[in-house]
């Protein structure tokens, strides 16, 4: 030093002019409209003018969660749908963020985890296997019988009965790993030792240890961790399957909505009375309209116009200090003015300076080239996820390997 | 700019308590026919739109991307 690993920034490389777009402001022209004849107020238009400011992003993208707005309510209650899951915090909120805690990967820095409940209950576990949940012996194992063979050690075939140790299947097979001694005795037992001394062979039949239940103490806010005692432990997986417990949730969305103008047929048809809308999936409760259409509403079909104006950008904002928290973030003071278009603006050129690259020179340097080029552009606004990406540049950590 | 919804053979589409990847047209052989075509038989063809994760196991259940189709204006 290769190398790893995380966290933060940049993302047109600076600086200057010139031209052009877009908003906004001043001026100038014209129109309209209050009106008192003007100068005067309001409003409006221009490919007229002037100076100065701004003017695309880290993701503006997806449109995947929270939110703010708005617009449905003279009144809400329940319930299902859905959606979230460790414990404490942070936030306006959140399915985001942060600290910890459980597992899990890795020598390590540090990194993954939709990370409640399988002992309420319900379903499914294909195939192979003997068996997939109160189920069971395919190989094998061992003790007893019977037969046969036999070189008298033993073997086959058959039965009964016990084993779950080992094979085998499987993604998964009732938690795992070891151990279970000597001495008399034909036995049965008896004596020593031991954690414990098991049997025909096994086996939680027994000891010890890890796991796992269950209780009690300590320590922590907690999540959970340390230690003691009990208990052989009689029970698998799956919950991104129903499902339970806990918490949380109205619904649609700037084409949401409010105002103006302009034009057209308030035209046809169907359904409609214990009907119909008002908060949207049920249901209660209310409030309104309506009750045989001259028709309250709901569907189709169909008529008009395709103009303006607000919502429209200052906002749970940015930078800087300090202060208080491990942090996330809060709190106080200062600063700073940052796009608002709608057939949708943010673009192009020169220079100088710097960076690389080629040539001559090889001491300064001289001369030509190339430099913007990844992913991508706002369309009410905000915090966050996630998804894309040529690349640059700080910063803290790791040490197993290999180089000096 | 917003909701929403689909992708499975060459088209057109099934595919529900998550375990065989199907059916029809169309394509190949043969067969039947004097010969076509209708028929009969048999057969090839599939990254289930991509990637990932949950589970022994994914077309199916999660989560992200990628394409394609729809809907949504106002006024009487």
């Nucleotide at each position: 030093g290769c190398g790893g690993g995380g966290a933060g920034c940049c993302g047109a490389u600076g600086c200057a002019g010139c031209c052009g777009c877009g908003c906004g402001g001043c001026c100038c022209u014209c129109c309209c409209u209050c009106u008192g004849u003007g100068a005067g107020g309001g409003g409006g238009a221009g490919c007229g003018g002037c100076a100065g400011u701004c003017g695309a992003g880290g993701a503006a993208a997806g449109u995947c969660c929270g939110a703010g707005c708005u617009u449905c309510g003279c009144a809400g209650g329940g319930c299902a749908c859905g959606g979230c899951g460790g414990u404490g915090g942070g936030u306006a909120a959140c399915g985001c963020c942060c600290a910890c805690c459980g597992g899990g990967a890795g020598c390590g820095a540090u990194c993954c985890c939709c990370g409640g409940g399988a002992a309420a209950g319900u379903g499914c576990c294909a195939c192979a296997g003997a068996a997939a949940c109160u189920a069971u012996a395919c190989c094998g194992c061992g003790u007893c019988c019977g037969c046969c063979c036999g070189g008298c050690a033993g073997g086959g075939c058959g039965g009964a009965c016990g084993c779950a140790a080992g094979g085998g299947u499987g993604a998964a097979a009732u938690g795992g790993u070891g151990g279970g001694g000597c001495c008399c005795g034909c036995a049965a037992g008896g004596g020593c030792u031991u954690a414990a001394u098991g049997u025909a062979a096994g086996a939680g039949c027994c000891c010890a240890c890890c796991g796992c239940c269950c209780g009690g103490g300590c320590g922590g806010u907690g999540a959970c961790g340390c230690u003691c005692g009990g208990g052989g432990c009689c029970g698998g997986g799956u919950a991104a399957a129903c499902c339970c417990c806990g918490c949380c949730c109205g619904a649609a969305g700037c084409a949401a909505g409010g105002c103006c103008a302009a034009a057209u047929a308030g035209g046809g048809g169907a359904g409609g009375a214990u009907g119909a809308g008002g908060c949207g999936g049920c249901c209660c409760g209310u409030c309104u309209c309506g009750c045989u259409a001259u028709c309250a509403c709901u569907c189709c079909c169909g008529g008009g116009u395709u103009g303006g104006c607000c919502g429209c950008u200052u906002g749970a904002g940015u930078g800087c200090g300090c202060c208080g928290g491990c942090a996330a973030c809060g709190g106080c003071g200062u600063u700073c003015g940052c796009a608002g278009a709608u057939g949708a603006a943010u673009g192009g050129c020169u220079g100088c300076a710097g960076c690389c690259c080629c040539g001559c020179a090889u001491g300064c340097g001289c001369g030509g080239g190339a430099c913007c080029c990844a992913c991508a552009g706002a369309a009410c606004u905000c915090g966050g996820c996630u998804u894309a990406c040529c690349g640059g540049c700080u910063c803290c950590c790791c040490a197993a390997g290999c180089a000096u | 700019g917003g909701g929403g919804a689909u992708a499975u053979a060459g088209c057109u589409c099934a595919g529900u308590u998550g375990g065989g990847a199907g059916a029809g047209c169309g394509c190949g052989u043969g067969g039947a026919u004097c010969g076509c075509a209708c028929c009969c038989a048999c057969g090839a063809g599939g990254u289930c739109g991509g990637g990932g994760g949950u589970u022994c196991g994914a077309g199916u259940c999660c989560c992200c991307c990628u394409a394609u189709c729809u809907c949504c204006a106002c006024c009487a």
Two RNAs folded together computationally: RNase P RNA and transfer RNA, 480 nucleotides in total. The coordinates come from a structure-prediction model, not an experiment, and the mean pLDDT is 76. Rfam match: Bacterial RNase P class A. Rfam describes the family as follows. Ribonuclease P (RNase P) is a ubiquitous endoribonuclease, found in archaea, bacteria and eukarya as well as chloroplasts and mitochondria.